[in-house]
RNA sequence: CACUUAUCAAGAGUGACGGAGGGAACGGCCCGAUGAAGUCCGGCAACCUGCUUUUUGUAAGGUGCCAAAUCCGGCGGUGCGAAUCGAAAGAUGAGGA
Numbered sequence: 001c002a003c004u005u006a007u008c009a010a011g012a013g014u015g016a017c018g019g020a021g022g023g024a025a026c027g028g029c030c031c032g033a034u035g036a037a038g039u040c041c042g043g044c045a046a047c048c049u050g051c052u053u054u055u056u057g058u059a060a061g062g063u064g065c066c067a068a069a070u071c072c073g074g075c076g077g078u079g080c081g082a083a084u085c086g087a088a089a090g091a092u093g094a095g096g097a
C1' cells in the first nucleotide's frame, strides 16, 4: 500500500509544557489567544494477546480513541417535503501478499 473481514449515535481532562492552527481530501459548517497542532501525564474502550471462577469477567501487554453521528454533504432507492435507508470514500482492529 492492494485485498479480506468486523465496527464506526455510547465513553473519555477546569492537568503540565507549548504557542497558531485544527476538524482526512473537496464543498459547507464549525472549533481555536477564555489557548489550535504537538509532547508528557491522565482517562475511555475492550479489536488482538494474556489472565480468569468461561463470564454481560478482568484490564497486565499490543494497538486505538478522548468537540459536534465518520460534524454534515456529494452517488443511488423511497418520499411533495421534512426525512430515511443503502452505497462510495474514510478511520480503527484483526488477518493477509
Stems, first nucleotide, its partner, number of pairs: 003095006013041001015040003021031003026073003042066003047062003050058002070089001075086004
Molecule: SAM riboswitch aptamer (S box leader)